[in-house]
Context: one part of a larger RNA
RNA sequence: UGACGGGGGCCCGCACAAGCAGCGGAGCGUGUGGUUUAAUUCGAUGCAACGCGAAGAACCUUACCAAGGCUUGACAUGUCGGAAGUAGCGACCCGAAAGGGAAGCCACCUGUUGAGUCAGGAGCCGUCACAGGUGCUGCAUGGCUGUCGUCAGCUCGUGCUGUGAAGUGUUAGGUUAAGUCCUGUAACGAGCGCAACCCUCGUUGCCAGUUGUUUUCUCUGGCGAGACUGCCCUGCAAAAUGGGGAGGAAGGUGGGGAUGACGUCAAGUCAGCACGGCCCUUAUGCCUUGGGCUACACACACGCUACAAUGGGUGGUACAAUGGGUAGCAAUAGAGCAAUCUGGAGCCAAUCCUGUAAAGCCAUCCUCAGUUCGGAUUGCAGGCUGAAACCCGCCUGCAUGAAGUCGGAGUUGCUAGUAACCGCAGGUCAGCAUACUGCGGUGAAUACGUUCUCGGGCCUUGUACA
Numbered sequence: 001u002g003a004c005g006g007g008g009g010c011c012c013g014c015a016c017a018a019g020c021a022g023c024g025g026a027g028c029g030u031g032u033g034g035u036u037u038a039a040u041u042c043g044a045u046g047c048a049a050c051g052c053g054a055a056g057a058a059c060c061u062u063a064c065c066a067a068g069g070c071u072u073g074a075c076a077u078g079u080c081g082g083a084a085g086u087a088g089c090g091a092c093c094c095g096a097a098a099g100g101g102a103a104g105c106c107a108c109c110u111g112u113u114g115a116g117u118c119a120g121g122a123g124c125c126g127u128c129a130c131a132g133g134u135g136c137u138g139c140a141u142g143g144c145u146g147u148c149g150u151c152a153g154c155u156c157g158u159g160c161u162g163u164g165a166a167g168u169g170u171u172a173g174g175u176u177a178a179g180u181c182c183u184g185u186a187a188c189g190a191g192c193g194c195a196a197c198c199c200u201c202g203u204u205g206c207c208a209g210u211u212g213u214u215u216u217c218u219c220u221g222g223c224g225a226g227a228c229u230g231c232c233c234u235g236c237a238a239a240a241u242g243g244g245g246a247g248g249a250a251g252g253u254g255g256g257g258a259u260g261a262c263g264u265c266a267a268g269u270c271a272g273c274a275c276g277g278c279c280c281u282u283a284u285g286c287c288u289u290g291g292g293c294u295a296c297a298c299a300c301a302c303g304c305u306a307c308a309a310u311g312g313g314u315g316g317u318a319c320a321a322u323g324g325g326u327a328g329c330a331a332u333a334g335a336g337c338a339a340u341c342u343g344g345a346g347c348c349a350a351u352c353c354u355g356u357a358a359a360g361c362c363a364u365c366c367u368c369a370g371u372u373c374g375g376a377u378u379g380c381a382g383g384c385u386g387a388a389a390c391c392c393g394c395c396u397g398c399a400u401g402a403a404g405u406c407g408g409a410g411u412u413g414c415u416a417g418u419a420a421c422c423g424c425a426g427g428u429c430a431g432c433a434u435a436c437u438g439c440g441g442u443g444a445a446u447a448c449g450u451u452c453u454c455g456g457g458c459c460u461u462g463u464a465c466a
Stems, first nucleotide, its partner, number of pairs: 001466002003463003007460007015450002019414005026305008034296002042053002064291007073130001077129002080126003088105002092101003108121004132280002135278003141274002143269003146265001148263001153192006159168003172183003198257004203225007228251001231245005307407001311366007323354003328347002333342003373404001378399007420442007
């Protein structure tokens, strides 16, 4: 000087407390461990791995396994040599395909010839350099990322102090969300951080506007205004700043986002990419068919659905926003109980479509039961996508109707348009969403307070630690 302390002081955070809804018990979905397997590819492992890489494993993907094949190779560049009905197409044969063989058809460019004549190029075959490797090392690395943490810190120049390591500044008294600002001060200044500048929501003016509405308004886009403790009262020390008020759409950082200092964890990633070294080279490379990644005594993590009457069924009826659409979205109409099918108007979209939002409200049945709760599981019959749904997709109808009556110890999220509840859209995608990313609708309770738990910041103290 740090680090640590079941030392001290001050302070902060959904950290506790006060509340609300959950998880932990049940069934199912997904991930992981373990086990199994020919293979169940690989990585991620306290917080900070476990609906994570994966924004979507039937084939492909695919890296794994079995079997069958190829060897200058699926792909690139160069050297040397060669073939002349060459390159290419290819009936047919072997084969699961890949691959191997093969009758026949038959080019292009430049120069040249009577001429598919000759020479060269491209292309082909062979040879050699090489290609190739999701093989190893993230403890050789770049780049990117997580975490402490959007915490308020981390440093430097000159000066001063100290033999020196170092200190001072950065400590102190106040104050702040903040090393934010003020006062004091052997310090005076400065840099990276904080804040502001950026985007967005809320109010308003002007301009422009079709496909929206019809001169307006709503809306869309652009440019502005507005909020600064500016004004008033008051506490403190005159300052910083705290409390209250007016006006205002908004008040003291107005709400949200983007933005992540010096560093820590030899944190993560050689499988996104790049790259050093090592290793394989008729195989650890490449192609194909089939299988596997979907196994199942079990354990954990994250979710979905419930256990019901603030509910379930049936009928009627009201109100969104974000988005997406040409190999696409698809209306009106018709068929079907339905999934869906027939058909195709319109739309490259403020025009047309997706598109009836659902919870809600009105009426009615059910009357506390393993039920008109709950829907797992299974059988049958269908539909869709796709060469192909056996392993292994999704949906519909009929039948079946399991566990489950609110969950031990423990544990998670959340402070306002938030939690909770409700539906909708998008990406991925042929098909497949309880996940993810967004969108709107309904819309709470509680916070006395900082003793305690956890994490963090500053000062101080002890230390046999570095």